[in-house]
Overview:
The RNA shown here (c-di-AMP riboswitch aptamer (ydaO/yuaA leader)) has 136 nucleotides and comes from a Chloroflexota bacterium. Model confidence (mean pLDDT): 81 of 100. The model forms 92% of the base pairs in the Rfam consensus.
RNA sequence: AAUAGCGAUGGGCCGAAUCCUCCCUAGGGAGGAACGGGGGACCCAACUUUUGGGGUGAAUGGAGCAAGGGCUCCUAGGCGCACUUCCUUCGCGCCGAACCCGUCAGCUAACCCCGUAGGCGACUGAGGGAGCCUCA
Numbered sequence: 001a002a003u004a005g006c007g008a009u010g011g012g013c014c015g016a017a018u019c020c021u022c023c024c025u026a027g028g029g030a031g032g033a034a035c036g037g038g039g040g041a042c043c044c045a046a047c048u049u050u051u052g053g054g055g056u057g058a059a060u061g062g063a064g065c066a067a068g069g070g071c072u073c074c075u076a077g078g079c080g081c082a083c084u085u086c087c088u089u090c091g092c093g094c095c096g097a098a099c100c101c102g103u104c105a106g107c108u109a110a111c112c113c114c115g116u117a118g119g120c121g122a123c124u125g126a127g128g129g130a131g132c133c134u135c136a
Base pairs, nucleotide, nucleotide: 012120013119014118018033019032020031021030022029023028024027034116035115036114037113038112039111044106052104053101054100055099056098061074062073063072064071065070077095078094079093080092081091083131084130085129086128087127088126090125
C1' cells in the first nucleotide's frame, strides 16, 4: 500500500410497525392517538366450490439443469443512490422471499376483530424545477 474480516460512529434504509398517558415498582400490566390489516348489508358482480379456496407481502410468471432437497438465467412487480419533494424510454446497484387461515370469506355503510415486529447501513450517481436550512 492492497485485499479480507471484526467493532464503533452514523442528518440514513426496508417495513404499518411510531408517539403518549396511567397503574404497579424496575420488571410487568392497562389504555389512547396515529399508521396498517382482516371480517362484514342493500345495490352491483359472480354463479363453478379437491383441479379445494383464501389472506399478509413488491415478491408473479417462464426456460433450463438436477431428478431431489434444490440450482442457474430471465421476468411482472418493488427498493436504494444522504436537506425535502417532483421530473428524466437518464445511469448504477439490489430484491423478486417467507409465512398464515383451515373447507371458509366477492364488493360492502353501520358494526366487529387484529398488528405496531424484525432486519440493515462507511457507503454516499447525474441533470433540471420548486422549497427549506446554513454560511459569507